[in-house]
RNA sequence: AGCGGGAUAGAGCAGUUGGCAGCUCGCCAGGCCCAUAACCUGGAGGUCGCUGGUUCGAAUCCAGCUCCCGCAA
Repeated sequence: AGCGGGAUAGAGCAGUUGGCAGCUCGCCAGGCCCAUAACCUGGAGGUCGCUGGUUCGAAUCCAGCUCCCGCAA
């Protein structure tokens, strides 16, 4: 070189008939409490690995490339 899987928020992941980008934990603020934890409410945080293409519209479809895991050799 070959085959398969994966890359989405700080961490772990969901999101395949193309149509607002979400969940859990964590973080911040407030509530509750004598206080802390727990619990409740709200918030911040994303170029969806990169570059092109198709499309009115792409995390999603197509091509190439990068990185990680596995198989085979």
Predicted 3D model of a 73-nucleotide RNA (transfer RNA) from an uncultured bacterium. The prediction has a mean pLDDT of 82. Its Rfam family is "tRNA". Rfam classes the family as a transfer RNA. The sequence was found in a public genome assembly.